This is a predicted structure of a 525-nucleotide part of an RNA (small-subunit ribosomal RNA, 5' domain) from an uncultured prokaryote. RNAcentral holds the full RNA, with entries from ENA.

Context: one part of a larger RNA
RNA sequence: GAUUGAACGCUGGCGGCAGGCUUAACACAUGCAAGUCGAACGAGAAAGCACUUUCGGGUGUUAUUAAAGUGGCGGACGGGUGAGUAACGCGUAGGAAUCAACCCAGCAGUGGGGGAUAACUAGUGGAAACGCUAGCUAAUACCGCAUAUACCCUAAGGGGUAAAGAUGGCCUCUUCUUGAAAGCUAUCGCUGUUGGAUGAGCCUGCGUAAGAUUAGCUUGUUGGUGGGGUAAAGGCUCACCAAGGCGACGAUCUUUAGCUGGUCUGAGAGGAUGAUCAGCCACACUGGGACUGAGACACGGCCCAGACUCCUACGGGAGGCAGCAGUGGGGAAUAUUGGACAAUGGGGGCAACCCUGAUCCAGCCAUGCCGCGUGUGUGAAGAAGGCCUUAGGGUUGUAAAGCACUUUCAGUAGGGAGGAAAAGCUAGUGGUUAAUAACCCCUAGCCCUGACGUUACCUACAGAAGAAGCACCGGCAAACUCCGUGCCAGCAGCCGCGGUAAUACGGAGGGUGCGAGCGUUAAUC
Numbered sequence: 001g002a003u004u005g006a007a008c009g010c011u012g013g014c015g016g017c018a019g020g021c022u023u024a025a026c027a028c029a030u031g032c033a034a035g036u037c038g039a040a041c042g043a044g045a046a047a048g049c050a051c052u053u054u055c056g057g058g059u060g061u062u063a064u065u066a067a068a069g070u071g072g073c074g075g076a077c078g079g080g081u082g083a084g085u086a087a088c089g090c091g092u093a094g095g096a097a098u099c100a101a102c103c104c105a106g107c108a109g110u111g112g113g114g115g116a117u118a119a120c121u122a123g124u125g126g127a128a129a130c131g132c133u134a135g136c137u138a139a140u141a142c143c144g145c146a147u148a149u150a151c152c153c154u155a156a157g158g159g160g161u162a163a164a165g166a167u168g169g170c171c172u173c174u175u176c177u178u179g180a181a182a183g184c185u186a187u188c189g190c191u192g193u194u195g196g197a198u199g200a201g202c203c204u205g206c207g208u209a210a211g212a213u214u215a216g217c218u219u220g221u222u223g224g225u226g227g228g229g230u231a232a233a234g235g236c237u238c239a240c241c242a243a244g245g246c247g248a249c250g251a252u253c254u255u256u257a258g259c260u261g262g263u264c265u266g267a268g269a270g271g272a273u274g275a276u277c278a279g280c281c282a283c284a285c286u287g288g289g290a291c292u293g294a295g296a297c298a299c300g301g302c303c304c305a306g307a308c309u310c311c312u313a314c315g316g317g318a319g320g321c322a323g324c325a326g327u328g329g330g331g332a333a334u335a336u337u338g339g340a341c342a343a344u345g346g347g348g349g350c351a352a353c354c355c356u357g358a359u360c361c362a363g364c365c366a367u368g369c370c371g372c373g374u375g376u377g378u379g380a381a382g383a384a385g386g387c388c389u390u391a392g393g394g395u396u397g398u399a400a401a402g403c404a405c406u407u408u409c410a411g412u413a414g415g416g417a418g419g420a421a422a423a424g425c426u427a428g429u430g431g432u433u434a435a436u437a438a439c440c441c442c443u444a445g446c447c448c449u450g451a452c453g454u455u456a457c458c459u460a461c462a463g464a465a466g467a468a469g470c471a472c473c474g475g476c477a478a479a480c481u482c483c484g485u486g487c488c489a490g491c492a493g494c495c496g497c498g499g500u501a502a503u504a505c506g507g508a509g510g511g512u513g514c515g516a517g518c519g520u521u522a523a524u525c
Base pairs, nucleotide, nucleotide: 001525002524003523004522006521007520008519009518010517013372014371015370016369017368018367019365020364021330026328027327028326030325031324032323035073036072037071040070041069047062048061049060050059051058052057080283081282082281089208090207091206092205093204094203095202098200099199100198103196104195105194106193107192108191109190110189111145113143114142120135121134122133123132124131125130150161151160152159153158165188166187167186168185169184170183209255210254211253216246217245218244221243222242223241224240225239226238227237228236258280259279260278261277262273263272264271265270285306286305287304288303289302308319309318310317311316336362338361339360340359344358345356346355347354348353375405376404377403378402385396386395387394388393409466411461412460413459414458415457419452426445427443428442430440431439432438469514470513471512472511473510474495475494476493480509481508482507483506484505490497491496
């Protein structure tokens, strides 16, 4: 000199863009943070409508639907933190023995049956949490059978493995009795399989902190054969056999640490660092374990043990903010128990839509960077006052006052984009189709949807009106005099000042530097 996630002191007008627990991975009150689907299924309050009526009732119906239940998909993403980890964890360059829900494309199917069970009803246990028994019932839940293009196994003969329907429309044909079934059709699904896309698992070379006051380490250890196991190679695991493997090119041990793109500094080489943002990894009260699933050994799932907290009828139960806010504590120190799903994105759904503390916004903080303002011109009687003085004057100083203007920003009032030509809804052409349904593509038109928001921006109004401080002035280093003090009080980054004329202490006047900041401290180059 540059820099900072800074703090402290004094001071403080506005705006834009960023940032904001670096400490206790300490403990947490309260609310919210993951749901959704009635176009899978049974049941079904309350309400609306229609019909009926014994009027307090009954039946049907709705884009119906509340609270639940079965079932599906999603809760493995998104969000947080950096404790652990010196490691194939990360970075980089490669590799072969793998898997995959949703998505895209291709091929082949979607036949025919069965038995349960929750909800519910009845009974019953318990303080509660939560159960138990009996009975009833549905499905895209579950299980056989058939078929097998493909796929898997094979001794090459053969053997094994599937599936589920739903919604909208039509009435030519058939049955039946007037609105349904079969049938046809469109769409969405379902099953098997191949390829792709993307994601994930695994292996290897090289690189990746310090210590030798750590020199030896290792028995599933190193290799082989065989069995098992995994989606998959492999001591991954087990039995047997061999006795190997690593190490001064630093093994082992100890300490410290998430890694990277980057960031800071520097002419560079390098040094330091890893906040925000992005990629990867690890963790979710502590330790362990598996279940489900395409995917987890799962932050807001389960089981066991532990510590802690809470409830209890003492028999037994409940909990996990390193999600967003917020509280206590620790600390020099770090914000609101805010608004909205309008946009972007995510989950579910045909869709409408629902959910979303992701996200978008607002609030607080000079924490940083950037921009703007606190007036402009004129004005010498060089006013008054202050300070200095050789008492003549000098300086503060065009500074002020005065005169003439302007109105940025803030304030008040009015107008007013863009973020939405979106998505969605409706209509039309074309395609599929027997078809004017329905669906898909494209096009056009109309209506609606904005948290921010009293938005940005523009216009008008009034009046200089509301807006300057901080540090320093011995040398380094820009800036000097007076008074007070008298090795005292004090200053100080280094050299050093102070013991009666202190440009170095304290005050004043003046000056210098920066300026909504300025200094100090800490830290890096």